The part of an RNA shown here (small-subunit ribosomal RNA, central domain) has 350 nucleotides and comes from a metagenome. It matches the Rfam family "Bacterial small subunit ribosomal RNA".

Context: one part of a larger RNA
RNA sequence: CUGGGCGUAAAGGGUCCGCAGGCGGUUCGGUGUGUCAGAUGUGAAAGCCCACAGCUUAACUGUGGAAUUGCAUCUGAAACUGCCGAACUAGAGUACUGGAGGGGAGAAGGGAACACUUGGUGUAGCGGUGAAAUGCGUAGAUAUCAAGUGGAACACCGGUGGCGAAGGCGCUUCUCUGGACAGAUACUGACGCUCAUGGACGAAAGUUAGGGUAGCGAAAGGGAUUAGAUACCCCUGUAGUCCUAACCGUAAACGGUGUGCGCUAGGCGUGGGUGGCUUUACCCCCAUCCGUGCCUGAGCUAACGCAUUAAGCGCGCCGCCUGGGGAGUACGGUCGCAAGAUUAAAACUC
Numbered sequence: 001c002u003g004g005g006c007g008u009a010a011a012g013g014g015u016c017c018g019c020a021g022g023c024g025g026u027u028c029g030g031u032g033u034g035u036c037a038g039a040u041g042u043g044a045a046a047g048c049c050c051a052c053a054g055c056u057u058a059a060c061u062g063u064g065g066a067a068u069u070g071c072a073u074c075u076g077a078a079a080c081u082g083c084c085g086a087a088c089u090a091g092a093g094u095a096c097u098g099g100a101g102g103g104g105a106g107a108a109g110g111g112a113a114c115a116c117u118u119g120g121u122g123u124a125g126c127g128g129u130g131a132a133a134u135g136c137g138u139a140g141a142u143a144u145c146a147a148g149u150g151g152a153a154c155a156c157c158g159g160u161g162g163c164g165a166a167g168g169c170g171c172u173u174c175u176c177u178g179g180a181c182a183g184a185u186a187c188u189g190a191c192g193c194u195c196a197u198g199g200a201c202g203a204a205a206g207u208u209a210g211g212g213u214a215g216c217g218a219a220a221g222g223g224a225u226u227a228g229a230u231a232c233c234c235c236u237g238u239a240g241u242c243c244u245a246a247c248c249g250u251a252a253a254c255g256g257u258g259u260g261c262g263c264u265a266g267g268c269g270u271g272g273g274u275g276g277c278u279u280u281a282c283c284c285c286c287a288u289c290c291g292u293g294c295c296u297g298a299g300c301u302a303a304c305g306c307a308u309u310a311a312g313c314g315c316g317c318c319g320c321c322u323g324g325g326g327a328g329u330a331c332g333g334u335c336g337c338a339a340g341a342u343u344a345a346a347a348c349u350c
Base pairs, nucleotide, nucleotide: 004321005320006319007304008303012318014201015200016199017198021194022193023192025088026087027086028085029084030083031082034080035077036076037075038074039073040072041071042070049065050064051063052062053061054060091191092188093187094186095185096183097182098181103177104176105175106174107173108172109171110154114150115149116148117147118146119145120144121143125136126135162169163168206247207246208245209244210243211242215241216240220236221235222234223233258317259316260315261314262313263312266295267294268293269292270291271290272289273288274287275286276285299306300305323350324349325348332343333342334341335340
């Protein structure tokens, strides 16, 4: 290389965009690149293989054939592929109408809870636990009432419900803005799919600078527990958690399932749209498209299970795997302020 695989055994890149590359709809005409057929030349001899022959046989040797899967030239074929030309509308896209949505960004506003401050009432406890203690409190706490200030998060609705490529997104209003879906037509006319390198986005933690800091809370201090207790429990509490700007680029970044297209029984829910029926109520019911779930059939699977949202049947393209440990480590390169990330071995060992 061929071959076999990637839900859970090793293996889907965190996600998307996308250059090169690979692959690519229907019809007609041309061409003859690939492709196919024939011919000629060449593909040294020896060897291998086959047949026959010569040494008594064999080894060995001789003669002939085959093979040399190739290359070049010429002649021809035209289904498929490529290229050129013409056309088409089923793929893809544009325009129009409409409704749905925690999609994104910015600004403003709101109530509950909490903490603190001030004032009133009020008096000896509060808090905490398995039990306690540290802690708070006669300088008046806890409790309660009123006022004010502050930061963070948005109960109920809330739903195997919605949106987003993924990460993710949930109080209300406004402004700006992306995408998907449905319905009718009209238009463009293959404009498509995938994508190494590359680019953008990317939870939490972490980093830099400046702000902010109510609650929570790594580290740290104290109290307990215990043989010990660098823990679990309790009292405090700094970074952090929040905002702005910039890094980091990783996660069980999971559906542990790459992406696109086509095909292949059903049943029951649910979200969005349209049509029909009906009232002229978008109530039910029926049909249909898009999404999201459950159940089971054929088929698949080592089994578990998957099953029109496939892990079934096929095609295109990318990524990845090849015994365990050593090791996602060392060295080197690249990136980063750092933490580290990424690329990625070997000796040795079982």
The full RNA is in RNAcentral, with records from SILVA.